[in-house]
Parts: sequence; structure tokens; C1' cells
RNA sequence: CGAGUCGGCCGGGCGGUCGCGUUCCGCAAGGGAUGAGGAAAGUCCGGACUCCACAGAGCGUGGUGCUGGCUAACGGCCAGGCGGGGUGACCCGACGGAACAGUGCCACAGAAAGCAUACCGCCUCGAUCCGAGAGGAUGCGGGGUAAGGGUGAAAAGGUGGUGCAAGAGACCACCGGCGGGGCUGGUGACAGCUCCGGCCAGGCAAACCCCACCAGGAGCAAGACCAAGCAGGGGCAAGUUCUCGAGAGGGAACAGGGGGCUGCUCGUCCCCUCUGAGCUCCGGGUAGGUCGCGUCGAGGUGCGCGGCAACUCGCACCCCAGAUAGAUGACCGCCACCCCCGUAAGGGGGACAGAAUCCGGCUUAUCGGCCGGCUCGGGUG
Repeated sequence: CGAGUCGGCCGGGCGGUCGCGUUCCGCAAGGGAUGAGGAAAGUCCGGACUCCACAGAGCGUGGUGCUGGCUAACGGCCAGGCGGGGUGACCCGACGGAACAGUGCCACAGAAAGCAUACCGCCUCGAUCCGAGAGGAUGCGGGGUAAGGGUGAAAAGGUGGUGCAAGAGACCACCGGCGGGGCUGGUGACAGCUCCGGCCAGGCAAACCCCACCAGGAGCAAGACCAAGCAGGGGCAAGUUCUCGAGAGGGAACAGGGGGCUGCUCGUCCCCUCUGAGCUCCGGGUAGGUCGCGUCGAGGUGCGCGGCAACUCGCACCCCAGAUAGAUGACCGCCACCCCCGUAAGGGGGACAGAAUCCGGCUUAUCGGCCGGCUCGGGUG
């Protein structure tokens, strides 16, 4: 100097004029404070909060999936392990279990892709033919074989040998994989070393499944309150006994019916049993206001101790939108940064994008600037 990789910060500045929302002071005029992001987006996760509701159990359903930490929690973050990519800094991982509970799939090609298989081959026996014999031949039949060749992503581990009729982990040596034991290090996942065992077809669980752990539901259009207003009608719908009472009517027991628990079943709570809960059909009224939201919060900023870090703790300071057809804007001047045109002066342009209960994450979109760490390459000293 170039290329790469990881992290952090900013969202233009100053001045002026006018205009908005909230809130405070003021009789008023007016004045003070404050006002849209790094993603406010997607609604993908986790919660706070509200109601169901007094709040359980089981099945089902859904989610997560190496270890140890952080956190209110998470499918997030940090640090490791293992595997993969990269020269490297670094990056990615859907990372429990595979014939050791089972089932299933691996197209096409190939003989054959879960207990195999024989297309081309190799060996051997019989039969027939040739040959004096050794032996040779075959559109035939039986047996053995999977080392060689071919197909494929993958075909029963590799090299060398023994052995065999010919072969083959059939056997042997070494290596690889797998399983098991021991020692050492580590909180652990794991790693290293060593010993034993011929155990030797694999891949896929981002296939069903098994195992472990987690999860009640709905959601600020949750929900609470106030005011105003109307108009109700039809159908369906579940009882016996005892007792008090002159009767009307009341009480009790058992049974039956209905509704809630936002999938089902228990269970439980509430209501009703003809003065009928509830379900259903037709019709009518209301859609206003306040709170939720003085948004004070798992809040922000600064400093310090601890920790590799995520982050915890302590001290100090600060309050930073709450709209409801929906504010946060428009203009001017100077300056700053970047890009394009131009010799220059100068001119033009500058992304993704707007709060709606709030917070912690993730994912997606995206312009420009500044700072720092590390890696690789080149040059110079």
C1' cells in the first nucleotide's frame, strides 16, 4: 500500500421565519419542557399485563434437542466440544437415538441396494466328440465362487501374504472403521495414550417413530368504568318422593337438564327443573366518552469492582411521543460528508423507511461516513 474478516459509533451541524401534538405556568396575551427507528417492518419466538377463573389431572397437539454459563424467559446471547468450509483471520451446523423398540425410502443404471445377488467371468464333476496318451472342444446338465471386469453417489474395508480345485477375513501381519476395558486431563461435552475383540454393507430420523425436557387459552379490537337508548315476539327444552301450610306458596333428598373452563375426557364451579336455565329464529336500540396510556420501565446515561465473555452488582445523574382519520412539518441562509458532470468556477443528486400497550430477541430491507482489532499478499528499512 492492497485485499479480506470481525466489532463499535452516527443518522448531519449552526442560525432565522412560520406551523403542529402532549404537558406545565399564567386571568389572558404569552412563555417553559418535550416530540418517529436501526430497523419503528415481519408478527417469527419469549415475556410483562388483562380476562376466562376458584384453578387441577390425563390424553392429544405443538416446540426444543452436544456441554457449561447468562437472562424474567426464549427457538435468544456468551464461552467451549465435535463435524464441515476457508491458506488464514474467521464462518456455518436441523448437533439425543440407525438394523442395540419397530416401520419405511435410496429414482435411473445395474445380476443385485437388508441380510443379498450372478450379467461377463474363474474352478470342478458328469455327458458327447477329437486324440495313442497328456490333454483339448461344447448354443448341454450339476456343484463351488464373489478375488477380477462392468453399472452406480454408494456393491460386504485397504495393502501384502498363507491357503484353496478356484476363491473369499477363511486365516495371518500392519492400517482404517466399529464395540468394550483401563489410565491421564477437564465441572462437562470430549481429548490423548494403551489393551482386548475378525465385530466389518452403508446413507436418510430437514422420513414416520423412540427418548429427555418445556408449554392452560385468548389477546390492548385484552379488559375496567361512565353516560345514553330500545322492544320485544316465536319455537325447542329437563321430575319423582317426603314434609310445613286451609290455600297460595315454602323447604329437603335424590335424580335430571344446561352453561363456563377457547381440541377431547375426567374433575370442578355456576344456573335451572314448567313462575323453566339455556339453545335457536325473527325484529329493535347503541357504535359516544373516560381509563388502560402524567407510558416510571426486567428504563436510560456515566463511572467503578468482578467475570475470557454474555452479564451481575454498587454509586451518581436523568425522565425521553402518547396521537385516535391519527401531530413530530415547511421555507431560507451558511457550513460539513459522499457520488456524478466539468480544466476550473460551478451545477445536479444523496438509501431502507413513520410510533399506536410495552419490553428482550430473531429475521428481512438498506445509503453514506468515522474508529478499532486481526489475517493474507506485495514493497521498503

Annotation:
The prediction has a mean pLDDT of 79. Bacterial RNase P class A from an Anaerolineae bacterium, 381 nucleotides, folded computationally. The sequence is in RNAcentral, with records from ENA. Rfam family: Bacterial RNase P class A. Rfam describes the family as follows. Ribonuclease P (RNase P) is a ubiquitous endoribonuclease, found in archaea, bacteria and eukarya as well as chloroplasts and mitochondria. The source organism's lineage runs through Bacteria, Bacillati, Chloroflexota and Anaerolineae. A source record names the gene rnpB.